[in-house]
RNA sequence: GAUUUAUAAAGAAGCGUGGAGAGACAGGCUCGCUGAAACGCUAGCAACCUUCCUGCAACAAGGAAAGGUGCUAAAUCCUGAUCCUGACUUUUGUCGGGAGAAUAUAAAUU
Numbered sequence: 001g002a003u004u005u006a007u008a009a010a011g012a013a014g015c016g017u018g019g020a021g022a023g024a025c026a027g028g029c030u031c032g033c034u035g036a037a038a039c040g041c042u043a044g045c046a047a048c049c050u051u052c053c054u055g056c057a058a059c060a061a062g063g064a065a066a067g068g069u070g071c072u073a074a075a076u077c078c079u080g081a082u083c084c085u086g087a088c089u090u091u092u093g094u095c096g097g098g099a100g101a102a103u104a105u106a107a108a109u110u
Base pairs, nucleotide, nucleotide: 001110002109003108004107005106006105007104008103013042014041015040016039017038021031022030023029025080026079027078028077043072044071045070048068049067050066051064052063053062054061076102082099083098084097085096086095087094088093
């Protein structure tokens, strides 16, 4: 890098360095000199993997949070190939729901 599976309407900060951008991409719309990205320190959130406890037919379930990641503006900020479907509408159309794709994170395999 690729593939597979699971999850994504919840949750969570401050300081230092830095100096103009950032939110994956496109279109929007937001955040940013009252200081962006990136890096560092401390803190926190969470419970994917390891570990421990309870429990068990069990690859079920519940709890802890020491370790490995990850994360700490806005529903993955909103929408986005394509397909199914409901309502409204004379009708092109409008609004909504679901699947799917894309993206992100974890684990396994390669």